[in-house]
Parts: sequence; structure tokens; C1' cells
RNA sequence: GGGCCCUUAGCUUAGUUGGUAGAGCGCUGCUUUUGCAAAGCAGAGGUCAGGAGUUCGAAUCUCCUAGGGUCCA
Repeated sequence: GGGCCCUUAGCUUAGUUGGUAGAGCGCUGCUUUUGCAAAGCAGAGGUCAGGAGUUCGAAUCUCCUAGGGUCCA
């Protein structure tokens, strides 16, 4: 320098015909306990890496940029 793949909540990640962003763990509150843990219930937390384009509508399609992984040179 070139090819391919990945980037979504604090962490691990789902979302695969473009149509309201989900789960597990963690966090907060409540119940339960003498207390802790566990369990149950409820809740908060996301500019979907950044920018632009296509579209009535983009996490999803296209282009550019950044970071990471891998292969070739």
C1' cells in the first nucleotide's frame, strides 16, 4: 500500500426482506431478611463509531472518514 470482516446500553451481544431499538449480566428503588446474599416486582441507562447520500421512512442500502481484527505484498 491492497483485499475481507467488525464497531448497537457500563460489559457481552441480538436485530439477515428498510417500518416503534431488544436480551443477559451489571446499576437504582421496592418487597422479603435481625443483617447480607439469593429470589420476585418495577425503573433508569442508546446522537446504533463519525459525516454525507438514496428513500415517505435507514442500526439495516451506497460513498467517505476514524478505530480494531485478519490475509497478501

A computed fold for a 73-nucleotide RNA from a Candidatus Nomurabacteria bacterium, annotated as transfer RNA. Rfam family: tRNA. The sequence was found in a public genome assembly. The prediction has a mean pLDDT of 81. Lineage of the source: Bacteria > Bacteria candidate phyla > Candidatus Nomuraibacteriota.